RNA sequence: GCGGAUGACCGGAUGGCCGCCUCGCGCCGCAAGGCGGGGGGAGGAAAGUCCGGGCACCAUGCGGAAAGGGUGCCGGGUAACUCCCGGCGAGGGCAACCUCAGGGAAAGCGCCACAGAGAACAGACCGCCCUCAGACCCGCCGGUUCGCCGGUGGCACAGGGGGCAAGGGUGAAACGGUGGAGUAAGAGCCCACCGCGCCCCUGGCAACAGGGGCGGCACGGCAAGCCCCACCCGGUGCAAGAUCAGAUAGGGAAGGCACGCGUUCGCGCAGGGCAGCCGCAGCCCGCCUUCCGGGUAGAUCGCGUGAGGGUCCGGGCGACCGGGCCCCAAGAUGAAUGGUCAUCCACCAUGGCGACAUGGGGACAGAACCCGGCUUACAGGUCAUCCGCAGCA
RNA sequence: GGCUGGGUAGCUCAGCUGGUUAGAGCGCACGACUCAUAAUCGUGAGGUCGGGAGUUCAAGUCUCCCCCCCGCCACCA
Repeated sequence: GCGGAUGACCGGAUGGCCGCCUCGCGCCGCAAGGCGGGGGGAGGAAAGUCCGGGCACCAUGCGGAAAGGGUGCCGGGUAACUCCCGGCGAGGGCAACCUCAGGGAAAGCGCCACAGAGAACAGACCGCCCUCAGACCCGCCGGUUCGCCGGUGGCACAGGGGGCAAGGGUGAAACGGUGGAGUAAGAGCCCACCGCGCCCCUGGCAACAGGGGCGGCACGGCAAGCCCCACCCGGUGCAAGAUCAGAUAGGGAAGGCACGCGUUCGCGCAGGGCAGCCGCAGCCCGCCUUCCGGGUAGAUCGCGUGAGGGUCCGGGCGACCGGGCCCCAAGAUGAAUGGUCAUCCACCAUGGCGACAUGGGGACAGAACCCGGCUUACAGGUCAUCCGCAGCA
Repeated sequence: GGCUGGGUAGCUCAGCUGGUUAGAGCGCACGACUCAUAAUCGUGAGGUCGGGAGUUCAAGUCUCCCCCCCGCCACCA
């Protein structure tokens, strides 16, 4: 210098003028109010609403079960988490480093299309080998009426019987891999190494790693198919909810709310509600759901001192934790946080070797109860650490 | 602000537990029938299954993340 990896941060600046929201202050006024001046006023994602909490209400209280949903290597952090940190294992990259929904497939069920001989206690298409009886051809021997005949051996051929699973071929996947020994040909049939499983030892809190022994292979894949195991979860959401003011009709309809008997309308009996189920205790006497109808379109609180922020010290590899000091920093509700001018800065386009000149022009996007995360969008820029390559000293 | 449901051909919809080639009706094009049109009959075209990742041998289907659309939720008695 080029290329790359990781982490953190900024995301226009200053000033003038005119406005908007909010909270205090001073003066005048009996009051309504008026005048003046001051403090604060969007984000790293305020977004998506995907997770987890706080908070509030629902349910009379306590307990339990089931269903449903979620999480899933190990250890830790946290209010909690599907988040974060550190490790382990697997995969990718020359490396820095990155990615992983990463428990269980010898509990059970299910699926594995097409192709292929065979797809899950598998199978034999081509092929390899042995054997049986053949026809042709060749060699040798014997016979011959010179046409051939008989015997024997052989290369290759088609068929029957049998052995094999090494090789070919199909497939995403073919019932361990490589090499040797062995055999008619072969095969974990046997041997060495690797893989796999079980047991033991050592290290580690653990996941796991290393070593030793045994086993000849028994165990294909899919659980983001059902499922099994372990752990977690009540529901609704600030339009939650509380108070006040005002108005109206606590109106109507349908359905449901235990069981039995008999001619579908009665009888007997008593129950029903308070969370979808169960139990216990307690409370109430009708309750619940849906639809039609009536009234209002207001105010205040909740609402910002909080798992708050900054800085220093200590502990920890780290996430984070503890302590001291300092600070208080938007609170709107048809919804404020803006407009304009000047100078500068970053950037873009054109021209120029260049200094520079001219023109354009501020990325994504905007609180709505509040936090911790994740994910997504984002012009441009800054810093730190590290890796690879090339060159120079 | 909060909470559901959905996105497949031009339109309306199927496609249920993954499987070989994604279908149906209407519409469109062409042909037949008719003097001609409609109806009817036949043939055909037309699909990045909203987008992107992942699981799997294999994804419209299963999982995750985005984009878009429809709908519901005020208070009082």
Molecule: RNase P RNA; transfer RNA
Organism: Coraliihabitans acroporae